[in-house]
RNA sequence: GGUAGAGGUUGCGCCAAUCAUUAUUAAGAAGUCGGAUGUGCCGUACACAGAUGAAGGCUUAAGAAAGGGUGAGGCGCCGAAGGAACGGUUUUUACGGAAGAUCGGAUCCUGGGCAUACGAUUAACAGUUGUAUGACUGUCAUCCCGAAAGGGAUGGGGAGCUAUC
Repeated sequence: GGUAGAGGUUGCGCCAAUCAUUAUUAAGAAGUCGGAUGUGCCGUACACAGAUGAAGGCUUAAGAAAGGGUGAGGCGCCGAAGGAACGGUUUUUACGGAAGAUCGGAUCCUGGGCAUACGAUUAACAGUUGUAUGACUGUCAUCCCGAAAGGGAUGGGGAGCUAUC
């Protein structure tokens, strides 16, 4: 270096029926008050709606969806994969800016899941995620106990570990 393999309180990721939430919500309709602005993220431009009544408030009857979550079932797997900041592509009327989404790139970090605290994201103390702490678990090294099986202590990191060529 090649090949094969192991870890498991839900191992990891992807697709996803369903279900709850979103939601006494939004948009629209009707009525009423109102009385000149409003919409397209921000600025400018431009476009559009508006006294045949803008924004906004209230009432009534109806009333969603996306994103986020769940996960029947299926698929691919064991750096599975996840995260961070950076830079690029495409996109949201034009230009500039910002933010979001999308698809690549290269760098760095993390063995794994769990619990708790704090933070981030979020409509949400749902979920996910970062950091810290804790015990657990797998693995290797060293030492100790044991006839053995196995157990204990300390330490390491997936660039690891096991088998084989």